[in-house]
RNA sequence: UUAGAGUUUGAUCCUGGCUCAGAAUGAACGUUGGCGGCGUGGAUUAGGCAUGCAAGUCGGACGGGCCGCAAGGCCAGUGGCGUAAGGGUGAGUAAGGCGACGGCAAUCAUCCCCACGGUUGGGUAUAGCCGCGAGAAAUCGCGGGUAAUCCCCAGCGACGCACGGCGUCGGCAUCGACGCCUUGCCAAAGGCUCGCCGCCGUGGGACGAGCCGUCGUGGUAUUAGGUUGUUGGCGGGGUAAUGGCCCACCAAGCCUGCGAUGCCUACCGGGUGUGCGAGCAUGGCCCGGCACACUGGGACUGAGACACUGCCCAGACUCCUACGGGAGGCUGCAGUCGAGAAUCUUCGGCAAUGGGCGCAAGCCUGACCGAGCGACGCCGCGUGGAGGACGAAGGCCUUCGGGUUGUAAACUCCUGUCGAGGGGAAGGAAGGGGCCGCAAGGCCCUUGACCGCUCCCUGGAGGAAGCACGGGCUAAGUUCGUGCCAGCAGCCGCGGUAAGACGAACCGUGCGAACGUUAUUCGGAAUCACUGGGCUUAAAGCGCGUGUAGGGCGGGGCGGUGCGUCGGUCGUUGAAAUCCCCCGGCUCACCCGGGGAAGGGGCGCCGAUACGACCGCCCUGGAGCGACGUAGGGGGAACUGGAACUUCCGGUGGAGCGGUGAAAUGCGUUGAGAUCGGAAGGAACGCCCGUGGCGAAAGCGAGUUCCUGGACGUCGGCUGACGCUGAGACGCGAAAGCCAGGGGAGCGAACGGGAUUAGAUACCCCGGUAGUCCUGGCCGUAACGAUGGGCACUGGGUAGGGGGCUCGCCGAUGGGCUCCCUGCCGUAGGGAAACCGUGAAGUGCCCCGCCUGGGGGAGUAUGGUCGCAAGGCUGAAACUCAAAGGAAUUGACGGGGGCUCACACAAGCGGUGGAGCAUGUGGCUUAAUUCGAGGCUACGCGCAAAACCUUAUCCCGGGCUUGACAUGCACGGAUUAACCGGCGGAAACGUCGGCCACGCCGCAAGGUGGAACGUGCACAGGUGCUGCAUGGCUGUCGUCAGCUCGUGUCGUGAGAUGUUGGGUUCAGUCCCGUAACGAGCGCAACCCCUGUGAUUAGUUGCCAGCGCGUCAUGGCGGGGACUCUAAUCAGACCGCCGGCGUCAAGCCGGAGGAAGGCGGGGAUGACGUCAAGUCCUCAUGGCCCUUAUGCCCGGGGCUGCACACGUGCUACAAUGGGGCGGACAGAGCGACGCUAAACCGUAAGGUCACGCCAAUCGCAAAAACCGUCCCUCAGUUCGGAUUGCGGGCUGCAACCCGCCCGCAUGAAGCUGGAAUCGCUAGUAAUCGCGGAUCAGCACUGCCGCGGUGAAUGUGUUCCUGAGCCUUGUACACACCGCCCGUCAAGCCACCAAAGCGGGGGGUAUCCGAAGUCGCCGGAGCCGUCACAGGCAGGCGCCGAAGAUGAAACCCGUGAUGGGGACUAAGUCGUAACAAGGUAACC
Repeated sequence: UUAGAGUUUGAUCCUGGCUCAGAAUGAACGUUGGCGGCGUGGAUUAGGCAUGCAAGUCGGACGGGCCGCAAGGCCAGUGGCGUAAGGGUGAGUAAGGCGACGGCAAUCAUCCCCACGGUUGGGUAUAGCCGCGAGAAAUCGCGGGUAAUCCCCAGCGACGCACGGCGUCGGCAUCGACGCCUUGCCAAAGGCUCGCCGCCGUGGGACGAGCCGUCGUGGUAUUAGGUUGUUGGCGGGGUAAUGGCCCACCAAGCCUGCGAUGCCUACCGGGUGUGCGAGCAUGGCCCGGCACACUGGGACUGAGACACUGCCCAGACUCCUACGGGAGGCUGCAGUCGAGAAUCUUCGGCAAUGGGCGCAAGCCUGACCGAGCGACGCCGCGUGGAGGACGAAGGCCUUCGGGUUGUAAACUCCUGUCGAGGGGAAGGAAGGGGCCGCAAGGCCCUUGACCGCUCCCUGGAGGAAGCACGGGCUAAGUUCGUGCCAGCAGCCGCGGUAAGACGAACCGUGCGAACGUUAUUCGGAAUCACUGGGCUUAAAGCGCGUGUAGGGCGGGGCGGUGCGUCGGUCGUUGAAAUCCCCCGGCUCACCCGGGGAAGGGGCGCCGAUACGACCGCCCUGGAGCGACGUAGGGGGAACUGGAACUUCCGGUGGAGCGGUGAAAUGCGUUGAGAUCGGAAGGAACGCCCGUGGCGAAAGCGAGUUCCUGGACGUCGGCUGACGCUGAGACGCGAAAGCCAGGGGAGCGAACGGGAUUAGAUACCCCGGUAGUCCUGGCCGUAACGAUGGGCACUGGGUAGGGGGCUCGCCGAUGGGCUCCCUGCCGUAGGGAAACCGUGAAGUGCCCCGCCUGGGGGAGUAUGGUCGCAAGGCUGAAACUCAAAGGAAUUGACGGGGGCUCACACAAGCGGUGGAGCAUGUGGCUUAAUUCGAGGCUACGCGCAAAACCUUAUCCCGGGCUUGACAUGCACGGAUUAACCGGCGGAAACGUCGGCCACGCCGCAAGGUGGAACGUGCACAGGUGCUGCAUGGCUGUCGUCAGCUCGUGUCGUGAGAUGUUGGGUUCAGUCCCGUAACGAGCGCAACCCCUGUGAUUAGUUGCCAGCGCGUCAUGGCGGGGACUCUAAUCAGACCGCCGGCGUCAAGCCGGAGGAAGGCGGGGAUGACGUCAAGUCCUCAUGGCCCUUAUGCCCGGGGCUGCACACGUGCUACAAUGGGGCGGACAGAGCGACGCUAAACCGUAAGGUCACGCCAAUCGCAAAAACCGUCCCUCAGUUCGGAUUGCGGGCUGCAACCCGCCCGCAUGAAGCUGGAAUCGCUAGUAAUCGCGGAUCAGCACUGCCGCGGUGAAUGUGUUCCUGAGCCUUGUACACACCGCCCGUCAAGCCACCAAAGCGGGGGGUAUCCGAAGUCGCCGGAGCCGUCACAGGCAGGCGCCGAAGAUGAAACCCGUGAUGGGGACUAAGUCGUAACAAGGUAACC
């Protein structure tokens, strides 16, 4: 000293990518901006540059010119030193560089230091100068003459150099150091103020430079071979010096898989950023090194250069020009243009530090020191401090109470930093000069570009705060606006009317002279894993083998070496700066100074010898050999065999065969098929055959023979580590396919036909060519245990195959031990899990391959290579997505499976669908036909009553505005309101008039109060919108048997278990079993009705017996038996018997019983599903309307009708219709009511009127039924629609638009296509009765009631739905799911492409500048007494640029072509996911 998070799913674990939080920067951009210090600032075009400055100095080297009286000074030139430093830049360079460590016995060295020695004599040139000349200029030519510390000659000369010899010491092969001897060779310069400065030689030192070695120092193999001075040698040249550096000759080498060569990229290091570290990235400022100086080449001078501000040549560019010629090189400091997102002043000074020259003064210095500009970075400071309200105003929010902004402000008292104005100067100064002094030193004079905090004065809170963010990650939320728009976004994702995610406001959070954004680096990323990863299924084991590489790794013992390794080392190196620690200086900090530590490393020296290595000797256990056995579809070749099949021939036979879901095509009377006999042909080898055997894999199945590989067992004779793995390489390698030649029975791509189908280029059927077979040669893919090879170790059980040993009296069967092989189960352990588990996916070691790393693009493009081709191997990128995946979980689903239910089907009865009408709906219509409901689960539903009312923003019209209704406030108020009346009006409403009150105080006048009214205000009101903001209620799955919880247990987890299993039940009902044990909501039961009985009770109900009465009636007295009524109780529980069943639960049968196995019916509806329904029952958030979307009124509409659908009624008739007569219910309802009887009317109804607030009276008749008569099969005596006329009733009012009655009219309809509904017993069917709503009525609806009263099924194949278990899944909005490909449209990038354009490099040939070197150098020039020598000049080699040629490579572009990614929706089909409807895939 080490942090993680978001995102794949319904959820989970894992894999895996993407993204974020951190730090950093020579930055840029946006908004904002007070001060200072210290740093830092052309990263792009090594693009082009105007102007100024950046290297001179010395008169004490020399001659001369000029000024001056002189002293002295100035000037160009000669000469000397310097200009090779300093300064800039990063182009080139992947090694001639750099870095670390060494070496030179192979070297140089100006200036500086130390030591020793020396400094003799002579000579002639040349600039300047003078004269003449050329030129526009730059500049140059000729003649004359001159000096030196310029140059030359000679001489002396050493410890110096060279050759040779001798000696000592040492080393490294060549050798080195030192000493001695011989021979040869080499030097100098003077100047001045006499004390200095110079000059020459030698040795040494210091600084510096050159050269060499080892190691290290990018990418790419889609670059695999490179090289001819190349590699070495001998001899030479050259250099300060080694060397192939250069040359001649000789040899044929040298480099390379530990990556040569090529290509791309790049200055390197100290360091810097980041990181726990290891690393990764980087090389700006500063320091060291290198390289470069317009581009390319070259040398000269010199100690040093191949020379930034020197020279020559060539080129490009720019400038001057009198057109003849010339000049130039900011990658020095400033500055300018250009390009760019982007990077400064044409500043001051030599005061300091440093450098050059000089004896010195001094001169020069864009090195440097300073200042300026830029928030570019770091650091520091300020924008005020204290007090100040249970809290101003304003803003925002609000549940309206309040909260918040917020001690914030105001206000009071203070302070004075920074900034502003003014003033002063310590310090940065060391030094230099003069004088004195021998010196040390002393005195005096003098040197600041710039900085100057701190200090003093003035003044006064005065001049100084922003930026980003607030959905999660991530710190900080509310309101409004907007309405998938506008927009946001780093990732996930926000926005479609309540958005904490957009925009604004308020508030908050973070940082603060800054804050954000973008870009880039490291981190997080263990996501290239050395530290520190993986490869069964997630990406990843080569298809398999043989085997090469001083490739890797390797058994036991002994000895040696001491290379690795390890230890030590007052040995050395790792420069400084930086980082770290300590101390110190700037007020602190940044910054700076001093010291220390560190620098993980290298080199040397001393030591150790366990391990590794190497050398030597030995061993047998690894490996191999041998001997003897064993099993086997191991391989190759040849030969042989039977069954089947097909074809052909012949016989029998006579109509079909064949094929399918069903058919058809096809075959057949020219004789098929069937059957018998015969012949031919090709392919494959049944049974044996097994989760059995063999092989390296691919793969191998009839029999025999020959050839041949391997394995295993036993023995322990032989060798003596001979081993394992294996990059490249080589070989083998199913099927299909290819080439050549054969062969061809069956099968059978393509193809033809028949079906199927919407289509059917398929699945099915009939044919059928390649092919399948053989020989030879290619191809090289799939290759699976999705698991590379080897060795060792780590509990077991069981089965099979091949051996050996052993037990057993023998035989058969068998037991034990052991080796090899093939399976299953399973412990530990491993694993994300599934699973693996001595044949590991466990524990270890060794080697190889692969993943170089998300998905798609894509195994594509391109390059290379292999192939006859098909194609194989190797193998990208752009672009695009926020995932793609693995395993497992819960559901859902399946044209998966099992079990089981339900009027689900079947069996049966009656209907619907056809007709007429009723009713609801759609549609249409309309001024309006209000609204809602929409598969089942809308449609006789909300509506259990639309003529007005109801009734709605339905329409038209008229009116009201505090309102039809509620509450509160203020004022008025004795006039009003109510009530009565008049007028207008359709009404509502408007207006006028009349009349009259209440409480309290008070004698009264009057005051006052409340209701009402009026006026005003606050508000009311809304069936207006949103059922996708909601509550409540309801429908449905479904009266289905399910849905869950606690604890425990299992699992990393989602989750599982329980709830599964075996039985059983209507039932998750119960029993048994059981890592579960219990529990809850459901089921059942408890409740109601009904079926039997008992008790109690006895009116209005009942009436057996007794009585009274009547024509008659429980009418009356009475009765408490019966029926009944309505309250309580009893009864039924598989309780009893038998059987079955697990001794259970329970089931079957029986007895008894009114009733049996839940007796029948009702009420009762779990967790949840459908964003199901309802804002128009009610409630309610939000939004909207406010003289209207509120309220009132008149009229109309909701009833409209060419149609369509649902639900019903009535029928079509004789099991019927009609007439007459007769009988039997239950449940209800009745005072605004039910209404008897009587009368009137054909009737509806009316009149009158009794009774009844109802077990009393009434509605009331029940009907089907029974009896009897008629009708006799007919559109009828069926059917009743429709229409006409006449009536009745309700009501303010029946026109739109009610019901009923009578008479008349008498329609469709003769049993209903496809299809479809209900019902399992008191049910269906059929018959009537009642009620709610209601003035009346549409009611044939709905809700109830009773009467009569069946048939069928005892099954679960199918249709529908449901429950449980299981299985598959790519579904989870959950199969109405998901999803594929073509086509069409838009857009993007890429590939190919006739070509076109450009680039760097190499190569060959030509030309050949400057220049070095070599040769020549007669004549000429210099030189000399003369030689020697030199120069000019000529030739040659090499040689830059240039030209030409053939190739290779890279980049751009390209008509057109090709696929790919993405995109809201489109077209066609349905390929895949469930057996995906033909299993899928390669």